[in-house]
């Protein structure tokens, strides 16, 4: 230069055939304890990398563009 994956919550990573974004751990409150952890309840948190198209409706589909990882020269 060319190909291919993948980009979603503070991390990891789900999200089917396009129809109300979710999970685990972290985080904050409680309650247990002499305290502290851990357990158990409950709560925060998201312009689903960016811009545009298609659709009555996009994480999902189609295109750019960016960034990451792999490949090939």
């Nucleotide at each position: 230069g060319c190909c291919g994956a993948c980009g979603u919550a503070g991390c990891u990573c789900a999200g089917u055939c396009g129809g109300u974004a979710g999970a685990g751990c972290a985080c904050c409150u409680g309650u247990c304890u002499u305290g502290u952890a851990a357990a158990c309840a409950g709560g925060c948190g998201g312009u689903c990398a960016u811009c545009g198209g298609u659709u009555c409706a996009a994480g999902u589909c189609c295109g750019a563009u960016c960034g990451u990882c792999g490949g090939c020269u």
Record summary:
RNAcentral holds the sequence, with entries from ENA. Predicted 3D model of a 73-nucleotide RNA (transfer RNA) from a Caldilineaceae bacterium. Model confidence (mean pLDDT): 81 of 100. Its Rfam family is "tRNA". It is annotated as a transfer RNA.